Bacterial RNase P class A from a Desulfuromonadales bacterium, 378 nucleotides, folded computationally. Model confidence (mean pLDDT): 76 of 100. Rfam family: Bacterial RNase P class A. From the family's description: Ribonuclease P (RNase P) is a ubiquitous endoribonuclease, found in archaea, bacteria and eukarya as well as chloroplasts and mitochondria. The organism belongs to Desulfuromonadales, within Bacteria.
RNA sequence: GGAGAAAGCCAGACGAUCGCCGGUCCAUGUCCUUGGACGGGAGGAAAGUCCGGGCUCCACAGGGCAGGAUGGUCCCUAACGGGGACCGGGGGUGACCCCAGGGAAAGUGCCACAGAGAGAAGACCGCCCGCCGGCACUCCGGUGACGGCGGGUAAGGGUGAAAGGGUGAGGUAAGAGCUCACCGGUGUUCUGGAGACAGGACACGCAUGGUAAACCCUAUCCGGUGCAAGACCAAAAAGAGGAGUGGAGGUUGCCCGCCUCGAUACUCCGGGUUGGUCGCUUGAGGGGGUUGGCAACAGCCCUCCCAGACAAAUGACCAUCCGUUGCAGCAUUUCGGUGUUGUAGCGACAGAACCCGGCUUACAGACCUGCUUGCGUU
Numbered sequence: 001g002g003a004g005a006a007a008g009c010c011a012g013a014c015g016a017u018c019g020c021c022g023g024u025c026c027a028u029g030u031c032c033u034u035g036g037a038c039g040g041g042a043g044g045a046a047a048g049u050c051c052g053g054g055c056u057c058c059a060c061a062g063g064g065c066a067g068g069a070u071g072g073u074c075c076c077u078a079a080c081g082g083g084g085a086c087c088g089g090g091g092g093u094g095a096c097c098c099c100a101g102g103g104a105a106a107g108u109g110c111c112a113c114a115g116a117g118a119g120a121a122g123a124c125c126g127c128c129c130g131c132c133g134g135c136a137c138u139c140c141g142g143u144g145a146c147g148g149c150g151g152g153u154a155a156g157g158g159u160g161a162a163a164g165g166g167u168g169a170g171g172u173a174a175g176a177g178c179u180c181a182c183c184g185g186u187g188u189u190c191u192g193g194a195g196a197c198a199g200g201a202c203a204c205g206c207a208u209g210g211u212a213a214a215c216c217c218u219a220u221c222c223g224g225u226g227c228a229a230g231a232c233c234a235a236a237a238a239g240a241g242g243a244g245u246g247g248a249g250g251u252u253g254c255c256c257g258c259c260u261c262g263a264u265a266c267u268c269c270g271g272g273u274u275g276g277u278c279g280c281u282u283g284a285g286g287g288g289g290u291u292g293g294c295a296a297c298a299g300c301c302c303u304c305c306c307a308g309a310c311a312a313a314u315g316a317c318c319a320u321c322c323g324u325u326g327c328a329g330c331a332u333u334u335c336g337g338u339g340u341u342g343u344a345g346c347g348a349c350a351g352a353a354c355c356c357g358g359c360u361u362a363c364a365g366a367c368c369u370g371c372u373u374g375c376g377u378u
Base pairs, nucleotide, nucleotide: 001375002373003372004371006369008367010365012321013320015318017316018315020041021040023038024037025036026035027034043349047360048359050358051357052356053355054354055226057224058223062256063255064254065253067222068221069220070219071218072086073085074084075083076082087101088099089098090097091096102217103216107215108214109211110210111209124157125156126153127152128151129150130149131148132147133146135144136143137142165183166182167181168180169179170178184206185204186203187202188201189200190199191198192197230278231277232276233275241269242268243267244266245265247261248260249259250258251257285304286303287302288301289300290299291298292297322347323346324345325344326343327342328341329340330339331338332337
């Protein structure tokens, strides 16, 4: 230098003019206007609405059933299905990356095609033994190949994603954990570790394949509702009409329970209103420092106040500069390029709607940090 891997950061800049949405102050005005000054006005994802929490109302959320989510360990956190560190497995030469990673001897289901056999299985080919048959050879004792029948064998071949541990040796008629060594496995135990686990010793020839993002079992967690929550004011219809209940309604999918009202009762339909205020932005908040911790994160100190709209503001245009691409000219060149001038284009993804923590997805280009290397050069 090339190639690669991880983490972070920015999201064109400055100015002029005309606007848009809130706030504070001043003036005007006198019942809701107008003008001026100052100051604020999208994001890293505001997005998807996937998960968690705050907040709201229902009983500050209770019992049961159903249902859902999650699943190595320890820690962080308001909480999580998030994050950090570690363990185990897998990939990469490596930096590093990926994994829903409990249970398959509780039960059930499934394992297509192929294959003899797909579960406590299986002789299709092969190998071996015995008997029979004819044939060939014969040293007349038998031997050999072939065919048939009966049996042994899970070594070899073949099928498959997967065939009842693997490799080697002994053993055997041929074979087989049948026996042995090593590896793997299971059980017991010791040591280390906070733990997941790791290492060792001893015993057991190995004791029933895979699949649980299949049912299921097990452990943990989860009540519902979403700011159109919810509260208030004003206005309106109407003390007009229809229907229902004897109890009605609310409260979680269901049952219980609970709450409210109750005979001049309650609910629904129909009808009317379709305005305003609050909730609303000071918050698990931002920035800096420091202490503890490997880290996620936490404590303390200082400092800042930073959109709040409701059909929904945050924009338009001009100029200069910046980055980048194309074209043209000029200069230079080791002919690969480089520099400079002009001109044209482009500058992503996207857009708050109660708030916050995450995850996921989209994204032009630029910057920065510490790393890796089977490559090249010195």
Record summary
It is recorded under the gene name rnpB.